Model confidence (mean pLDDT): 86 of 100. This is a predicted structure of an 82-nucleotide RNA (c-di-GMP-I riboswitch aptamer) from a marine sediment metagenome. The sequence is in RNAcentral, with records from MGnify. Rfam family: c-di-GMP-I riboswitch aptamer. The literature on the family includes a 2008 paper in Science by Sudarsan et al., "Riboswitches in Eubacteria Sense the Second Messenger Cyclic Di-GMP".
RNA sequence: GAUAAAGGCAAACCCUGCUAAAGCAGGGGGCGCAAAGCUAUGGGUCUAAAGCUUAAACAGCAACGACUGCCAUGCUGCCGAA
Numbered sequence: 001g002a003u004a005a006a007g008g009c010a011a012a013c014c015c016u017g018c019u020a021a022a023g024c025a026g027g028g029g030g031c032g033c034a035a036a037g038c039u040a041u042g043g044g045u046c047u048a049a050a051g052c053u054u055a056a057a058c059a060g061c062a063a064c065g066a067c068u069g070c071c072a073u074g075c076u077g078c079c080g081a082a
Stems, first nucleotide, its partner, number of pairs: 001079001008033002013028006031069001037075002041072003044067003051061003
């Protein structure tokens, strides 16, 4: 970062499974992405099983859970016009 080339990944949704949930994995699918590759290190967001609060319940608090296709950091990768 281009009306280039070779490729790559795969949103929503559907099916199956895991999970308390958020969410994840596999198959299909294709919204899009120049890092939509890896990283939970910083910020942010989501869930709340356990725990605490409450006379009890509703409810509230709360990551040790999750999100990298929320933003950034760090590491790595294809091509080579302006």